A computed fold for a 109-nucleotide RNA from a Chromatiales bacterium, annotated as Glycine riboswitch aptamer. Rfam family: Glycine riboswitch aptamer. Gene Ontology term of the family: glycine biosynthetic process. Model confidence (mean pLDDT): 77 of 100. NCBI's taxonomy places the organism under Bacteria, Pseudomonadati, Pseudomonadota, Gammaproteobacteria, Chromatiales. Of the family's consensus pairs, 91% are formed in the model. It was read from a public genome assembly, where an Rfam model found it.
[in-house]
């Protein structure tokens, strides 16, 4: 003390899958009905939230699993490979991994 190895912070990319279906509920609308002095009740409808349920799928947070392989063996590590518990199926959110900047550690040269 460059380059390398880990680890973290900033930053830019970053895939796949029902914007399903019921059963309520809370705000708006005034669109049917229907009723009232009056959208004043009432029921339906629509848009967005929000709870529970059902079925149906994804895999690249996370964890589990078995393996090329590491190691002289044993114990042990171990994948973007399988499994879906968790986690996700418009958008946002998070997202394995990758660039790019910086910091901090180690060891070898």
């Nucleotide at each position: 003390u460059a380059a390398u190895a880990u680890u973290c912070u900033g930053u830019g990319g970053g895939a796949g899958a029902g914007a399903u279906u019921u059963c309520g509920u809370g705000u708006a609308g005034g669109u049917a009905a229907g009723u009232u002095a009056a959208g004043u009740a009432u029921u339906a409808c629509u848009a967005c939230g929000u709870g529970a349920a059902a079925c149906g799928c994804c895999g690249a947070a996370g964890g589990c699993g078995c393996a090329a392989c590491c190691c002289g063996c044993u114990c042990g590590g171990a994948a973007a490979c399988g499994c879906u518990c968790a986690g996700g199926c418009a958008a946002a959110a998070g997202g394995a991994c990758c660039g790019c900047a910086g910091a901090a550690u180690a060891a070898a040269a």